[in-house]
Predicted 3D model of an 88-nucleotide RNA (c-di-GMP-I riboswitch aptamer) from a Bacillota bacterium. The sequence was found by an Rfam model in a public genome assembly. Of the family's consensus pairs, 95% are formed in the model.
RNA sequence: UAUCGAAAAAGGCAAACCUAGCGAAAGCUGGAGACGCAAAACUAAAGGGGCUUCUCGUGGACAAGACGAAUGCCAGCCAGUUGCCGAA
Numbered sequence: 001u002a003u004c005g006a007a008a009a010a011g012g013c014a015a016a017c018c019u020a021g022c023g024a025a026a027g028c029u030g031g032a033g034a035c036g037c038a039a040a041a042c043u044a045a046a047g048g049g050g051c052u053u054c055u056c057g058u059g060g061a062c063a064a065g066a067c068g069a070a071u072g073c074c075a076g077c078c079a080g081u082u083g084c085c086g087a088a
Base pairs, nucleotide, nucleotide: 004086005085012037013036018031019030020029021028022027035076041081042080043079047078048077049074050073051072055069056068057067058066
């Protein structure tokens, strides 16, 4: 340096449920809580994938329901970038 990841050390994060707020929703933020995580740090305005549909489009009866579409989201899906520790 590249890999690798201990019944190591020092620290770190925090799923679900509950709760307060925001949002049309997906989801986000705070509290509380730990399922897990060696990148569960950052990147969604450069790759893939997933979620949602206020709105728009199609069609319809200016309805309802349906179908299609991110500009809205997800980094704890893959990916990219950076990075703590050091037994074998």